Large-subunit ribosomal RNA, domain I from a Gammaproteobacteria bacterium, 512 nucleotides, folded computationally. Its Rfam family is "Bacterial large subunit ribosomal RNA". Its family is annotated with structural constituent of ribosome and ribosome in the Gene Ontology. Lineage of the source: Bacteria > Pseudomonadati > Pseudomonadota > Gammaproteobacteria.

[in-house]
Context: one part of a larger RNA
């Protein structure tokens, strides 16, 4: 040096384990925000940091309810000083307090900092507290120029908006990659994206709609029809309609006068549900063992044999579980009664007069939108330019024309069915289990990269219980490590549960 055995050492794979993720079901909520908001920053504790929770009243302040013995939030023990059965800690409903920034709105501005104007009280001057003072839209009102009425501005009050916020939805605008095997129509796609705007849904919506000579009878979804009729350098590709079956289900409004009645609104009971709670059945012993919930014996309970704990496997130890109850105050539905008064607002029922939507419709050119790429292109919507009829009218039935058959446009609302989940709550998975699952199971969108925009980790596990190792020894008042002690176990000793290979060393035998 090499084999083998065999002992450790490094290493952190496996195995077990969840404190955390993923997906889903039902039910709710579906907004907050000038009464200061998502977010923040700087304070707050007898005691350094950090998270958490609050705001100069600052881990809290006051009330009303539950609950009933300890408490003074974790990391994180001790120490000190205290509350507490006169009901503390802790859970819920209201309520008060809420520095600064931040739409931030008095005025700046390199957020969290600087500088002010007025009004009130207080006070001897300094000064202090406390209010208010951004714009923009409305309405009302005072005021007013060139310029006489007027207008334009200017003032003054009330009321309103503003920002944020997953996804869904309305609309304005709109891409390229790529397909086409190259590419330009076309595709990708009206998609990503970028602005506006709105709701708990949006949006659409009571036929100027279809059918087809029979008839249907608003709108949205959803299974068909059907990859079918069709469009398409007839390439690649895009792709309806009628009609049929479901799902919901609903229809109406208006100017002017009359007229009758009520609803919405408000109060109060009640009754559901919601935001803390409450009671709730039955087991002992033997064996093994550290430890019983196993073993073995002999009993209960069950409207309770999810489930999860407890020193190993527990229907009867303990949270719970079925069931059965429970709310001063808040919030939400519903019913009922009352009130309220045509004076305003908002609707209903009748009568009667009356209206019936013009630069529209349609036409040219030019575009876009319907599955339809201008075709033979009907329909729609409009940037231009024309431009009617007036129910004896007037659109439409895929060029057009007639017959004929519907149906009334240029005004407005409208619940359900539908779509989405930042977010509660409870439940569940032939979901993952720490190189997995969420980028995060751990103080993570962090350290840490980058001037920004952004990019962005790694790191879970003593033990039942700290009993976390007094004492003593070597040592540098080390690290380390031996003894002794705890403990079933210490090769569970914090670099801690198993503890594999790669690598490294000790021994031992064998070879060279």
């Nucleotide at each position: 040096c090499g084999c083998a055995u065999u002992c450790g050492g490094u290493g952190g794979a496996u195995g077990c384990c969840u404190a955390g993720g993923c997906g889903g079901c039902a039910a709710c909520a579906g907004g907050c925000g000038a009464u200061g908001a998502a977010g923040g920053a700087c304070g707050u504790a007898g005691c350094a940091g950090c998270c958490u929770g609050c705001g100069a009243u600052a881990a809290g302040c006051c009330u009303c309810g539950g609950g009933g013995a300890g408490c003074u939030g974790g990391c994180a023990a001790a120490c000190a000083a205290g509350c507490u059965u006169u009901g503390a800690u802790c859970c819920g409903g209201g309520g008060a307090u809420g520095u600064c920034c931040g739409a931030a709105u008095g005025g700046g501005g390199a957020a969290a900092c600087c500088c002010g104007g007025c009004c009130u009280g207080c006070a001897u001057c300094a000064g202090c507290a406390g209010g208010u003072c951004a714009u923009c839209g409305u309405c009302a009102u005072c005021u007013g120029a060139a310029u006489a009425c007027a207008u334009a501005g200017g003032g003054u009050g009330g009321c309103g908006a503003a920002g944020c916020g997953a996804a869904c939805c309305c609309g304005g605008g709109g891409a390229a990659c790529u397909g086409a095997a190259a590419c330009a129509u076309c595709u990708a796609a009206g998609u990503a994206c970028c602005c506006g705007g709105a709701g708990g849904a949006a949006a659409a919506g009571a036929a100027a709609u279809c059918a087809a000579c029979c008839g249907a009878g608003a709108u949205u979804c959803c299974g068909c029809u059907a990859g079918u009729a069709g469009c398409g350098g007839c390439g690649a590709g895009c792709g309806a309609a009628c009609g049929c079956g479901g799902a919901a289900g609903a229809g109406c409004c208006a100017g002017c006068a009359c007229u009758c009645u009520u609803u919405a609104g408000c109060a109060u009971a009640c009754g559901g549900u919601u935001u803390a709670g409450u009671g709730a059945a039955a087991c002992g012993g033997u064996c093994u063992g550290g430890a019983a919930a196993g073993u073995c014996c002999g009993g209960c309970c069950a409207u309770a044999g999810a489930a999860g704990g407890u020193g190993a496997u527990a229907g009867c130890c303990c949270u719970g579980u079925a069931u059965a109850c429970g709310a001063a105050a808040g919030g939400c539905c519903g019913u009922a009664u009352g009130u309220g008064g045509a004076a305003c607002u908002a609707g209903g029922u009748g009568u009667g007069c009356g209206a019936u939507a013009a630069g529209u419709a349609g036409g040219g050119c030019g575009g876009g939108a319907c599955a339809c790429g201008u075709g033979u292109u009907a329909u729609c919507c409009u940037g231009u330019u024309u431009g009617a009829a007036g129910a004896u009218g007037g659109g439409g039935g895929g060029a057009c024309c007639a017959u004929c058959c519907u149906c009334c446009a240029a005004g407005g609302c409208u619940a359900a069915a539908u779509a989405c989940u930042c977010g509660u709550u409870g439940c569940c998975g032939a979901c993952c289990g720490a190189u997995a699952g969420c980028g995060a199971a751990c103080c993570a969108g962090u350290a840490c990269c980058g001037u920004g925009a952004g990019g962005g980790a790694a790191a879970g596990g003593u033990g039942a219980a700290a009993a976390g190792a007094a004492c003593c020894c070597c040592u540098g008042u080390g690290a380390g490590g031996g003894g002794a002690g705890u403990g079933a176990a210490a090769u569970a000793g914090a670099a801690c549960c198993u503890g594999a290979a790669a690598c490294c060393g000790g021994a031992u035998g064998c070879g060279u």